[in-house]
Molecule: small-subunit ribosomal RNA
Organism: metagenome
RNA sequence: AGUCGAACGGAAACAGGACGCUGUGAUCUCUUCGGAGUGAACUUGUCGCUGUCGAGUGGCGGACGGGUGAGUAAUGCAUAGGAAUUUGCCUUGGAGUGGGGGAUAGCCCGAAGAAAUUCGGAUUAAUACCGCAUGCGCUCUACGGAGCAAAGCGGGCCUCUUCUUGAAAGCUCGCGCUUUGAGAUAAGCCUAUGUCGGAUUAGCUUGUUGGUAGGGUAAAAGCCUACCAAGGCGACGAUCCGUAGCUGGUUUGAGAGGAUGAUCAGCCACACUGGGACUGAGACACGGCCCAGACUCCUACGGGAGGCAGCAGUGGGGAAUAUUGGACAAUGGGCGCAAGCCUGAUCCAGCAAUGCCGCGUGUGUGAAGAAGGCCUGCGGGUUGUAAAGCACUUUUAUUGGGAAAGAAAAACUUAGGGUUAAUACCCUUGGGUCUUGACGGUACCCAAAGAAUAAGCACCGGCUAACUCAGUGCCAGCAGCCGCGGUAAUACUGAGGGUGCAAGCGUUAAUCGGAAUUAUUGGGCGUAAAGGGCGCGUAGGCGGUCUCUUAAGUCAGAUGUGAAAGCCCGGGGCUCAACCCUGGAAGUGCAUUUGAAACUAAGGGACUUGAGUAUGGGAGAGGGAAGUGGAAUUCCUGGUGUAGAGGUGAAAUUCGUAGAUAUCAGGAGGAACACCGGUGGCGAAGGCGACUUCCUGGACCAAUACUGACGCUGAGGCGCGAAGGCGUGGGGAGCAAACAGGAUUAGAUACCCUGGUAGUCCACGCAGUAAACGGUGAACACUAGGUGUAGCGGGUAUUGACCCCUGCUGUGCCGUAGCUAACGCAUUAAGUGUUCCGCCUGGGGAGUACGGUCGCAAGAUUAAAACUCAAAGGAAUUGACGGGGGCCCGCACAAGCGGUGGAGCAUGUGGUUUAAUUCGACGCAACGCGAAGAACCUUACCUGGAUUUGACAUCCCGAGAAGUCUUUUGAAAGAAAGAUGUGCCCUUCGGGGAACUCGGUGGCAAGUGCUGCAUGGCUGUCGUCAGCUCGUGUCGUGAGAUGUUGGGUUAAGUCCCGCAACGAGCGCAACCCCUAUCUUUAGUUACCAUCAAUUCGGUUGGGGACUCUAAAGAUACUGCCCCGGUUAACGGGGAGGAAGGUGGGGAUGACGUCAAGUCCUCAUGGCCUUUAUGUCCAGGGCUACACACGUGCUACAAUGGGCUGUACAAAGGGUCGCGAUCCCGCGAGGAUGAGCCAAUCCCAUAAAGCAGCUCUAAGUUCGGAUUGGAGUCUGCAACUCGACUCCAUGAAGUUGGAAUCGCUAGUAAUCGCGGAUCAGCAUGCCGCGGUGAAUACGUUCCCGGGCCUUGUACACACCGCCCGUCACACCAUGAGAGUUGGCUGUACCAGAAGUUGUUGGACUAACUCUGCACCUAGC
Repeated sequence: AGUCGAACGGAAACAGGACGCUGUGAUCUCUUCGGAGUGAACUUGUCGCUGUCGAGUGGCGGACGGGUGAGUAAUGCAUAGGAAUUUGCCUUGGAGUGGGGGAUAGCCCGAAGAAAUUCGGAUUAAUACCGCAUGCGCUCUACGGAGCAAAGCGGGCCUCUUCUUGAAAGCUCGCGCUUUGAGAUAAGCCUAUGUCGGAUUAGCUUGUUGGUAGGGUAAAAGCCUACCAAGGCGACGAUCCGUAGCUGGUUUGAGAGGAUGAUCAGCCACACUGGGACUGAGACACGGCCCAGACUCCUACGGGAGGCAGCAGUGGGGAAUAUUGGACAAUGGGCGCAAGCCUGAUCCAGCAAUGCCGCGUGUGUGAAGAAGGCCUGCGGGUUGUAAAGCACUUUUAUUGGGAAAGAAAAACUUAGGGUUAAUACCCUUGGGUCUUGACGGUACCCAAAGAAUAAGCACCGGCUAACUCAGUGCCAGCAGCCGCGGUAAUACUGAGGGUGCAAGCGUUAAUCGGAAUUAUUGGGCGUAAAGGGCGCGUAGGCGGUCUCUUAAGUCAGAUGUGAAAGCCCGGGGCUCAACCCUGGAAGUGCAUUUGAAACUAAGGGACUUGAGUAUGGGAGAGGGAAGUGGAAUUCCUGGUGUAGAGGUGAAAUUCGUAGAUAUCAGGAGGAACACCGGUGGCGAAGGCGACUUCCUGGACCAAUACUGACGCUGAGGCGCGAAGGCGUGGGGAGCAAACAGGAUUAGAUACCCUGGUAGUCCACGCAGUAAACGGUGAACACUAGGUGUAGCGGGUAUUGACCCCUGCUGUGCCGUAGCUAACGCAUUAAGUGUUCCGCCUGGGGAGUACGGUCGCAAGAUUAAAACUCAAAGGAAUUGACGGGGGCCCGCACAAGCGGUGGAGCAUGUGGUUUAAUUCGACGCAACGCGAAGAACCUUACCUGGAUUUGACAUCCCGAGAAGUCUUUUGAAAGAAAGAUGUGCCCUUCGGGGAACUCGGUGGCAAGUGCUGCAUGGCUGUCGUCAGCUCGUGUCGUGAGAUGUUGGGUUAAGUCCCGCAACGAGCGCAACCCCUAUCUUUAGUUACCAUCAAUUCGGUUGGGGACUCUAAAGAUACUGCCCCGGUUAACGGGGAGGAAGGUGGGGAUGACGUCAAGUCCUCAUGGCCUUUAUGUCCAGGGCUACACACGUGCUACAAUGGGCUGUACAAAGGGUCGCGAUCCCGCGAGGAUGAGCCAAUCCCAUAAAGCAGCUCUAAGUUCGGAUUGGAGUCUGCAACUCGACUCCAUGAAGUUGGAAUCGCUAGUAAUCGCGGAUCAGCAUGCCGCGGUGAAUACGUUCCCGGGCCUUGUACACACCGCCCGUCACACCAUGAGAGUUGGCUGUACCAGAAGUUGUUGGACUAACUCUGCACCUAGC
């Protein structure tokens, strides 16, 4: 995917030429000028003559090249081999190419049809087709023979022959044709090995496996047919199902491996889907044919046409993939003699940062470290030499100019050589001439101008290089894993800065790696996942010593192959590189061959140590069968006997007056075997326990003998296998699921009690599982010991028995090395090695579903996935916790005393109410708390009225000293108006300054507004409990441990002893204060023994003794004695002493816990308000009142109340104060005002007590609430809302339920006094003294705490963790009445084209045969 006219008949188109006709007629010649001739050009026709050529006949090619990967798990591919084959064109040989014939396309005529196309008639050519001849050869053969070919075409020449201008025959060259041999190339066939997953696919196969004969193919073969035989494949995985083109290679990896099969190359398969043949050398054929089907198109509805998985291009699908380009110039292919034609093969260009490589986006200098941005501790830092500026360079881009290589041939010509008769032609070699470039004016080179034309993307919590600010506020969002975000986000978003890569960067998807996380190299199985329940044993795997042989494995050498490309190395070419060229190496493989013989293997021979047999012993709950025994329970019979028994934490159900329980005697029946009995024995495991007999298995010990590797393990297989369960038949005393009843309980389908059936027992079957555990498979070898125990031996010694030493076998404990994550194991290994088997690979889903097998069933065994989570798990550590254990302490309990809870009142809180009842505190550890004192103020709340640089601070500007006084209005704050006043310092005499006031501007003030979960500080609490830590050392892989545990002791981690610990720190104790005793010093305002005075008062003189005051000291230390204790610490007792074992109190509060409390003391980050959430003022509220709780006061009375008299404190306070004295008032108090800045004066009489009188058991002579009246005091003001006084009134209450609090000695109880706050207000708080008890056996229990230990699935730490049902939904999975699709087996029905066979029909020129006829040379 055509091409060839040099195979053919030819001529539709184009061009040239020749010839002819009709008409017009340029030019030229002649001319008688009328014309005649010539005839270019145009028009028209003929001729294939030439160049060429549509359609047709014929030849070669359309089986190559190009595309795709649907199918295919083997008819494929890869590697290595093989024999029974073909091969057009090509190369090289042999032989030939003679002589004939009849047709048929085209063309012409006619016909049918819309078309595609088809039919009939006439005529014609060939390298088309068919005979004849010949046969080197070839094929067949019965070895005699038989059969089989062919085609011509083109160029040149005239030596020979014929006519002779030139041709014909002929010669020659080339291309063809026929036959045949060899080669090359290409193709077909066969064999071995390798080649994905599933066993929840275990059996498959009838032309199946082989043979004989025949057929068939180019060729071997069940390839096909007939007959015969019954084979063939399979656990080393057949068959079936799913998935997939294979390889060289690519990618990853240190490698071994894993994943993959784009581009390039080899092979295969396919060409709309399925089937089929034809032609041909080659096809069952991408751009050929036939049939069937689906689809698209044309149609006159009768019928036809088509196949981009060729190159472009279109649609669709999709996350996604290019131009309907140029050229045959090169390379290659087809045809041709050639020129040449064809070639979406190919070479180029276009599009896409898709990949790889290279280059650039400038270089140097430049600190005022510019501006701007961002941050800030406000000083500055950073962006940053970065920019600008200055000086240079010009790759790339732009413009202009120059300019390759890729081209060698072919053709023509010429000179040799070959061929030839030949100088033609042709072939070949050399020279010359003439041309041939798609890319493309491209690569490259030169010049011009000018920093000019050129930087992005991701990230910045850790992994992982790189940090700040703002916004947001569990929202918006981020996220690979962990995880970020709930108002200070390096994690979201933005910005500044930084880090990484860079014409790219990031995301997504995928593969390998890291992953020793499937482990051959190179993992494990006691407790993390994992040893089969145990044995026997088949296949398989592995296997003792010596020797000989072989050479399968093994090792070495050689040869062939392992395509090219790729990877690697050397060299070379594009300016480098990517890329390309060239040479080498490698390709670990397969095959053939030659050697070696150690090891494994195979065959032969030998050995005894592995294994086994024989002989003699003793031990044993080893197994099976039969028999026997006693104790106990229950039941039955009889006796005695009487009211309960039984059972429990307590009871009841139950049994019993019909005689139980108890007790005695006798009997029945079943089951189990006390003591011995023992980490003792036996057995493979499950398991085995009274005694006797019979049968029987195994192990052990000792000494010899024998066999001669007979062994170990063991997939499948076979057997055994607790309890419970099932079947059949027995048996059934006790026990006892289910069940019933009684209790317990909120309930109690449980635990407890009373009953009770299966079952438990026996025989025979089934079942086949357990925490079937040593959670540890079997066998063998090696590797310190010590000490028990069971069996059997040996030795020494002895009369003998023990004791002692020692061997083997079993069974325990401790422990070295080693191992282990640790715990632990440790000759009975979890150590070190060898062999074999089983099993594991995150948790859940799940040992489940489906399927198979087994089973009577229950169920067993084998055994997933979807989905879901980021963990599940092991061992150890520190805490915390326990209705775990041990030891110890505390007003913790107990023993006591007094209270609360009941009443009234006070006070606080909750709740309710309100305009507001401001806020905080909430178990102990909030609630007489902040508040040591709310009438106004306080005050933060509410209502109303005002104010806005502000009530207060600071800066700036202007004015004025400051200030003082008056009036109006108003609830006040405030608003408005007026009068008066001029100081201090400096001065240049203008003024300026300090302080203060007023007005103004804005920075700012102000906030008891929010966050105590952003904070500091302070405080509470465990708890005045005895604890909490560190350094060094040691132990542990580590967290951590040790020290700090242990034995004692103490109030104490106080001290002593011991100890791999030795020391130290914060706590404890002590040091400090008060108090108890004494001494010294001092002596006023205190004191007064002695002396004197006295107004009788320490008043005065005086004293310094005493008390006291306030300074310094002393004293107490288990120092002394006795006893106990470890020669200790220490404890018990005693003496002395004021005090005795920390004398009594106080201050003092470790590391930490409670996100404890407080932003309303103060301070403070952030947020919020700014004519208000700030500030000022008046009034109100915080004081409300069906109720509940906490803390107190006063009582209920006689241990008392009332009245009278009388005694004794301590500690405090006082000048805006305490206030004596005297007077007044019943009193609160008032008037007066001495003294006192206090050991001086005052508050200030202490009270209980004591003495006396009265009351006499009652709602009172108890109790005092409440209410009425009258007052006092404070204060601007007591209405809401103060305290007190007097008179009157006289409530509840008669000792308090459940429950609960304090206190161990100068304590509880009781009594009064003082102070702070404060104008006034105390039952509260903080202090002071007076009087002054009871009890503690003791640590069982309640609460809290400390130490040690134990368990833990807790660590927000038991107020922890955590399980199941249900409510709702149906995303996933399973089931599901059903419904639907795909693949497939078997049997059957219908059946196109086609091939082959058979039968029948039609046509058939040449050829053959037969018959007939005609023509004719010649005779």